The prediction has a mean pLDDT of 84.
The part of an RNA shown here (large-subunit ribosomal RNA, domain IV) has 317 nucleotides and comes from metagenomes.
Context: one part of a larger RNA
Parts: sequence; C1' cells; structure tokens
RNA sequence: CUCUCGUUAAGGAACUCUGCAAAAUGACCCCGUAACUUCGGGAGAAGGGGACCUCACGCAAGUGAGGCACAGAAAAUAGGCCCUGGCGACUGUUUACCAUAAACAUAGGACUCUGCGAACACGGACAGUGGAAGUAUAGGGUCUGACGCCUGCCCGGUGCCGGAAGGUCAAGGGGAGCGGUGAGAGCUGCGAACUGAAGCCCCGGUGAACGGCGGCCGUAACUAUAACGGUCCUAAGGUAGCGAAAUUCCUUGUCGGGUAAGUUCCGACCUGCACGAAAGGCGUAACGAUCAGGGCGCUGUCUCGACGAGAGACUCG
Repeated sequence: CUCUCGUUAAGGAACUCUGCAAAAUGACCCCGUAACUUCGGGAGAAGGGGACCUCACGCAAGUGAGGCACAGAAAAUAGGCCCUGGCGACUGUUUACCAUAAACAUAGGACUCUGCGAACACGGACAGUGGAAGUAUAGGGUCUGACGCCUGCCCGGUGCCGGAAGGUCAAGGGGAGCGGUGAGAGCUGCGAACUGAAGCCCCGGUGAACGGCGGCCGUAACUAUAACGGUCCUAAGGUAGCGAAAUUCCUUGUCGGGUAAGUUCCGACCUGCACGAAAGGCGUAACGAUCAGGGCGCUGUCUCGACGAGAGACUCG
C1' cells in the first nucleotide's frame, strides 16, 4: 500500500450524478394511529410504553401494591420512517451473457370474421391434423387495457360492406363475309355484328376502418384584448378534458411555494415550435427491487483524518 472487518472527539450529507456505501430501525406484549378510499384498505401508518426484584391473590396466563443511583431479552435472528409528483391499475412476464422498466401480459372494453367438412392455421394444389370430441354466452383476427367520468367533427382520397340498372371487359359461343385450294366431300387458317363473368368505372354506406381535424384582415369611449364582422380555402377545420407536459424549440418562459442561495421539484398561467379523445382523453384508492423532488432519524459519505484486527503485498527459507 491492497482486501475484509472494528472503533472514533466536534460537526452531521458540508460528500456525491445520487445519502452510492455505511450507520440507524428491528423480535414479542400493551396503548395509539391522519389525509384519502373502490369501505377491503391506507396500518406494523405515525407516535408512545413495557420487560428486573419483593409481596398478595391465582393451577396458570395474569392482576394489584411496593422496591433499587443506573441498568435490567445474554446472543443469534430481526421493518428506518414520513410528505409530494410522473408512469403503469393490480399479482405476473422479459432482452440465457450490459436494459426487469413507464416495455410485454392481464381481467375489462370495442370492432370484425365464422352456421360447422366453420372461419383460421399446418401440409404439396392432396390426404390428414389442429380449431374441437368445441357450435355464435363458441372459435379466429385486430385495437384498447382495472375502475370512474367520457370518447366530439370529417366518408373528398384509401380500405371494407351493399347495389338485379348503365359503361368497360378475356377465353368461349356465334356466324355475315374474305382469301386459298379446285369439283367428292373432308381436314385446316383468318374472321365483323351479336352474345360473353368477376373485376374496374359508377351509385350509396362505413371511423373503437387507414387516416384528417385551416389562413389572412378589421373591430369595444385609456391602453390592451377581441365576444363581433369581412374574406379565401377545405371532406371537415380540434369539441370535452388536459397543457413549458416522459410532449415547450425560443426556455433556467412568467408568477407563486419550498432554500440563505433551487436549469430539478410542487402549484398556477396559456404564447400547445409540435396535447387531445380506444396508436384512447382526463382522473383515480391500492400496488412498484420503477423514475423525480423534499423532510425526520442516523451515520467515516464528507470537514479530515486517526487507531486497531485478520488476510495479502515485501524479505529470508
């Protein structure tokens, strides 16, 4: 010096990306426990107290009274706690070897397909098999993701569904005619009108289908702003709710809170570069080896080091 431990005056996060690590809490019994809540929970919330000895009663657990300056389970074992916010409802699942998560799944919701030799899938275009020894309260596909309140407008394009008309449309059918050959037909080639499906065009429907959801100018008796008006464009111009957000470029926006001091955090505002309603919107108790901010306790993280133990390192063998 390195590793693994132990102790440490005063201070107590000043360390640091971050209290990382360590310390602290800790079992049992009693008392006592807030907001909020889906009334289950939150709860071991939080926060206090007890444990020894003697006497009385009692089988005991225990109850009552009393006692000592302090202590009074010996060890092992054995939660630190609280407040606020984001995300995801929850338990669960995952990148075998850098990611355990706000990703996946999930009950629940919705759309759609499927009448059974089902749809769909495997297989070779088959047999066969799964679906299922199931039968629409079933099975497949897609999206969403407990629960609560909700889920606006646009069908012009694309998709899907419907439409006995019309347009277009292949082979085939059909046969006017033409050419060749040449006299017996047969065989063979070309071939117009006409007749010919689905599809496409066309007509309509459909958004929890793919998707989309404007611009400029003016206007109120301070100013500012614009309920109001004009105009252009569109299939229709973003409703509710939310909003500097896991989304805000300018930006450390502005105001308020917390700090002596706060690019983070919390509450507001709205000028949303570029939220927005099942690629769901906004809330939400409980839950989380989740992410962010704060506080109490506690400490060698630090001020700033020191001492000790063991094992190495080093020397000799």